[in-house]
RNA sequence: GCGGCCAUAGUCUAGGGGUUAUGAUAUAAGCCUUCCAAGCUUGUGACCCGGGUUCAAAUCCCGGUGGCCGCACCA
Numbered sequence: 001g002c003g004g005c006c007a008u009a010g011u012c013u014a015g016g017g018g019u020u021a022u023g024a025u026a027u028a029a030g031c032c033u034u035c036c037a038a039g040c041u042u043g044u045g046a047c048c049c050g051g052g053u054u055c056a057a058a059u060c061c062c063g064g065u066g067g068c069c070g071c072a073c074c075a
Base pairs, nucleotide, nucleotide: 001071002070003069004068005067006066007065010025011024012023018055026044027043028042029041030040031039048064049063050062051061052060
């Protein structure tokens, strides 16, 4: 330099045009328990950035940034 894949809560993750963006974990409160743990209930918290298409974009397209992989170049 070229190509491919990826980017969603503190962490992991589902969703590939229209639902209140899913679940786990974490965390807060409550229940339970003599206490703790476990369990149960409720709450909190997220679509990498810019632009385009569309009535409508996390989702499709373009560019950028970052990560991973492969190839090429380099004495």
Predicted 3D model of a 75-nucleotide RNA (transfer RNA) from a Candidatus Thorarchaeota archaeon.
The sequence is in RNAcentral, with records from ENA.
Its Rfam family is "tRNA". Rfam classes the family as a transfer RNA.
The prediction has a mean pLDDT of 81.